[in-house]
Context: one part of a larger RNA
């Protein structure tokens, strides 16, 4: 509970696709289903209301008219709106077509540093570490220089309030093959859209299942230290795991803590795409100005807001729809479904307390 709200007080699903459903562009035409207006008929009795009456009053009762009656149905009417039929239209929406631009995705192949071993040469007493240390590693030659093999992981500089993608997220080089946007066309369908209860798909890391791999780095773990104590912070090691296939969980401060579309509403200044115009030119895919579309930050008018701030990428002003909120704990528990191999995960109370 026909209110009021969701950035930071409760409160926007993690994204997205998408089925009912709600919503819907511009012009015409018939029709008249919704809708309106007239007119009839029904809408019981009681019960309200005025007046008259019966009980010696009155509650109470009768009788007369009235009035309430969400709404139904009959006939005849208008035809804007709103549905449904036709007929047409490009502006919303899609294709096509052109040049460019990208850490998007996916497979295959390639490299480069550094690390770690190992092997081979130099070389000789420390090395590592720390606030100091000790643990540790070293005469069966470490550390350290050179050379080489070999393995895993990662991928400096470029590099950016840069740039792609719904989101999660994507950063060596190259091929392939897929998909998306954003300009730009004098092409083409012609309203095909918007959203989206259920429902599918994706979904960081950590966690399972199986198999492989395993260089770093490290939950547990074992030492050294510190310290009153030290299950920590510092140190030396170290197992799952981080990597890779395949298959599962299904979360998150999964945050811009801010659904998702579409109109509208001052300016200023950077930067990434593309175009269109002028200058310049060393003629290059070159430089420099403006303008237009469209991404991405800053500052800021009008206005909003409780400030903080947001301010054309609104949290101004409007429409369309969906989701969630409704004092704190108790509690994201408990039960009972569903899902999951567990681990959980989804859905979600109350007593009680305050």
């Nucleotide at each position: 509970u026909u209110g009021g709200g969701c950035c930071u007080a409760a409160a926007g699903c993690g994204u997205c696709c998408g089925u009912a459903g709600c919503u819907g562009g511009c012009c015409g035409a018939a029709c008249g289903g919704g809708u309106c207006c007239g007119u009839c008929g029904g809408g019981a009795a009681a019960u309200c209301c005025a007046c008259c009456c019966g009980c010696u009053c009155a509650a109470c009762g009768g009788g007369u008219g009235g009035g309430c009656g969400u709404c139904c149905g009959g006939c005849g009417g208008a035809a804007a709106c709103c549905a449904g039929u036709c007929g047409g239209c490009u502006u919303g929406g899609g294709a096509c077509c052109g040049g460019a631009g990208g850490a998007c995705c996916u497979g295959c192949g390639g490299g480069g540093u550094a690390c770690g071993u190992c092997u081979g040469g130099g070389g000789u007493a420390g090395g590592a570490g720390u606030g100091a240390a000790a643990u540790c590693c070293u005469g069966u030659a470490a550390u350290c220089c050179c050379a080489g093999a070999c393995g895993g992981a990662c991928c400096a500089c470029c590099g950016g309030u840069g740039g792609c993608g719904a989101a999660a997220g994507c950063g060596c080089c190259g091929c392939a093959g897929g998909a998306g946007g954003a300009c730009g066309g004098a092409u083409c369908c012609g309203a095909c859209a918007g959203u989206g209860a259920g429902g599918g798909a994706c979904g960081a890391a950590a966690g399972c299942u199986u198999g492989g791999g395993u260089c770093u780095c490290g939950a547990a773990c074992c030492g050294g230290a510190u310290u009153a104590g030290a299950u920590a912070c510092c140190c030396g090691g170290g197992u799952a795991g981080u990597c890779c296939a395949a298959g599962c969980c299904g979360u998150a401060a999964a945050c811009g803590a801010u659904g998702c579309u579409c109109g509208c509403u001052a300016g200023g200044u950077g930067u990434g795409g593309c175009g269109c115009a002028g200058g310049c030119u060393a003629c290059g895919a070159g430089c420099c100005u403006g303008c237009g579309c469209u991404g991405u930050g800053c500052c800021g008018u009008a206005g909003g807001g409780a400030a903080g701030c947001c301010g054309a990428g609104a949290a101004g002003c409007g429409a369309g729809c969906c989701g969630c909120c409704u004092g704190g704990g108790a509690a994201g528990u408990a039960c009972g479904u569903c899902c999951g191999c567990a681990a959980g995960g989804a859905u979600g109370a109350a007593a009680c307390u305050u």